[in-house]
Context: one part of a larger RNA
């Protein structure tokens, strides 16, 4: 001076508590483990691993396995010595291919020349140098990143003070969301933090009106078209919100309650933004990068195969158990996104996935598109059911050289566990949870997961005694 304590005291956090919904049970779908296996590549393991790294494992990817290959090499850059009929490239045999053996083909070439040729290079050959390694090692490093934590703290100068470590300033009184201000003090100031500037969103001008609106006037089946920019709505610049204004309470102060006016009220609301450090935290398999170690293989090529196994066990999820329901049949209403090797209307075909054919669009112009849930009505009547859809049979539709291993979807049939779920245990304070759908990216194909968008939208908070975690102040201490 710090860390600890089943020590005190002050405060805070969905931390309890008050509510709501979920896991845990019951098929899956998905990741670990563990077991199996030529191989089930690797890494990540208490919060802070386990729908992680994977924003896509049929092939590739891919690192593993298996047998077949190549050895200056699939990539770079330099030496020597050969070297003009030498390279793509197309055929034909073997072969799985990779590659090999043959034949065709001829691109591209400088100087000199006596026209015969000599020299040089390029590709290619041999050969040396080196390449090359997703081998180790994250406890040798950078860089990135996760956590404590968006927690309110970490320090330094000068000055005091103490023999020093080292205090002080940072404590204290109040106060905030904050070490956020206030006042008071041997401390005065100042850094990195916090807040504020950034971006979304929420009101309101101005500019601007096409692709985008429609009030007023024609028009039409339609905002179709002429007109028009008011209004919505697009997207650049500005207003605006500051405890300002009023009343109480505080020390006359920070500042707190309460009112007015306002779309907004006291940080409006989100995000983005993570201090000194911490866990020898994670990453040598993005990448860089010391040392080791392979070098006819631990490099490097292709074909198959594995990453997809399956007594278990555990994590994150979807789908259910069903009337607040299912189903059929009518109808209203989004926002973000995406689209030329792309998104595709209409139209025929087909129950269907889809196919055929084709319009429009490089997109506020077209197409993806149907939003669902919601509203209306019809039928089911409590039952393993018209409930749930596992699994398993045939047929098939796409995507791709190729769907056996190993893909998605269709339709017929088949109809499994499942009646709310035990100790335990998670997430949410408002446009939240819940609940319903839509888009993206990855991507040829594949979404129950991940980003994001909207709809419909609650309940509950008495308080801080207890559970966890975190701040300050103090006190003990055989720890450092």
């Nucleotide at each position: 001076u710090g860390a600890c304590g089943g020590g005190g005291g002050c405060c805070c956090g969905c931390a309890c508590a008050a509510g709501c919904g979920g896991u845990g049970g019951a098929g899956c779908a998905u990741g670990u483990g563990g077991u199996u296996u030529a191989a089930u590549u690797c890494g990540a393991c208490g919060c802070u691993a386990c729908g992680c790294a994977a924003a896509a494992a049929a092939c590739c990817u891919u690192a593993c396995c298996u047998g077949g290959g190549c050895u200056u090499g699939a990539c770079a850059u330099g030496c020597u010595g050969g070297g003009a009929u030498u390279a793509a490239u197309c055929c034909u045999g073997a072969g799985a291919a990779a590659u090999c053996a043959g034949g065709a083909g001829g691109a591209u070439u400088g100087c000199c020349u006596u026209c015969g040729g000599g020299u040089g290079u390029a590709a290619c050959c041999a050969g040396c140098a080196c390449a090359g390694g997703u081998g180790c090692u994250g406890c040798a490093u950078g860089g990135c990143u996760g956590u404590c934590g968006u927690c309110a703290g970490c320090u330094c100068g000068u000055g005091u003070c103490g023999u020093g470590a080292g205090a002080u300033g940072u404590u204290g009184g109040g106060u905030u969301a904050a070490g956020u201000c206030c006042c008071g003090c041997a401390a005065c100031g100042a850094g990195c933090g916090c807040a504020a500037c950034c971006c979304u969103u929420g009101c309101c001008u101005u500019u601007a009106g096409u692709u985008g609106c429609c009030a007023u006037c024609a028009u039409u089946a339609a905002g179709u078209u002429g007109g028009g920019c008011a209004c919505u709505c697009u997207a650049a610049a500005g207003g605006a919100a500051c405890u300002g204004c009023c009343c109480c309470g505080g020390u006359u102060a920070a500042c707190g309650g309460g009112g007015a006016g306002g779309a907004a009220g006291g940080u409006g609301a989100g995000g983005a933004u993570g201090a000194c450090g911490u866990c020898a935290a994670g990453u040598c398999c993005u990448c860089a990068u010391g040392g080791c170690c392979c070098u006819u293989a631990u490099g490097c090529c292709g074909a198959g195969g594995g990453c997809u196994a399956c007594a278990c066990a555990c994590g994150u999820g979807c789908u259910a158990c069903a009337a607040u329901g299912g189903u059929c049949u009518g109808u209203a209403c989004a926002a973000a996104g995406g689209g030329c090797a792309g998104c595709a209307a209409a139209c025929u075909u087909g129950c269907g996935a889809a196919a055929g054919u084709a319009a429009g669009c490089u997109a506020a112009u077209c197409c993806c598109a149907a939003a669902a849930a919601g509203c209306a009505g019809g039928c089911c009547u409590c039952a393993g059911u018209u409930c749930g859809g596992a699994u398993u049979g045939a047929a098939g539709u796409c995507u791709g050289c190729a769907a056996c291993u190993c893909g998605a979807c269709u339709u017929c049939a088949u109809g499994a566990g499942g009646g709310u779920g035990g100790a335990a245990u998670c997430g949410c304070u408002a446009g939240u949870a819940a609940u319903c759908c839509c888009a993206u990216a990855u991507c040829a194909g594949c979404a129950u997961g991940a980003u994001g968008g909207g709809g419909u939208g609650a309940a509950u908070a008495c308080g801080u005694u207890c559970c966890c975690g975190g701040g300050c102040c103090u006190u003990g201490u055989a720890c450092a």